[in-house]
RNA sequence: GGUCGUCAGACGCAGAGGACAGGAGCGGGGGACCCACUCCGCACGGAGAUCGCCGGCAGCCGUCAGGCCGCCGGCUCGGGGUGAAGCCGCACCACGCGGCCGGGGCACUUCCAGUCCCGAACCCGACAGCUCACUUCGCAGGCGUGCUGGAAGGGCUU
Numbered sequence: 001g002g003u004c005g006u007c008a009g010a011c012g013c014a015g016a017g018g019a020c021a022g023g024a025g026c027g028g029g030g031g032a033c034c035c036a037c038u039c040c041g042c043a044c045g046g047a048g049a050u051c052g053c054c055g056g057c058a059g060c061c062g063u064c065a066g067g068c069c070g071c072c073g074g075c076u077c078g079g080g081g082u083g084a085a086g087c088c089g090c091a092c093c094a095c096g097c098g099g100c101c102g103g104g105g106c107a108c109u110u111c112c113a114g115u116c117c118c119g120a121a122c123c124c125g126a127c128a129g130c131u132c133a134c135u136u137c138g139c140a141g142g143c144g145u146g147c148u149g150g151a152a153g154g155g156c157u158u
């Protein structure tokens, strides 16, 4: 972001409904030079980051123990991604507390005031800064409930 068209005179006994795939549009990830980051350096410039764990196979070194290295498979403590869902302090097993900060609602929009809530979850798998070309993924799911005030603007109806 969460949409529209096609597929479809498909399919479906009929009806309800209506897929895979593909197109448009929208959204997310990966991905150069330059720039940024780290180290060296007076500068020009140069080099580069991330160290993990377990298992298997091949090769090399070694008397052995074991080590090095490439490939394959697995894991998550490092790191990263979607998202508002983070940081700090106290405390210690609790639905923990507090502060700062982030997000949503009160049924047209914005601002102000008031008030009520949320701060989860999942994914990648040692690995990713930005990033043209290029490449890739998504376009949902579920439940219940409701109408505080002011200002400005807009829409519809009469």
Base pairs, nucleotide, nucleotide: 003024004023006021011017025139026138027137028136029135030134035129037048038047039046040045052075053074054073055072056071057070059068060067061066078127079124080123081122082121086100087099088098089097090096101119102118103117104116105115106114108153109152110151111150112149113148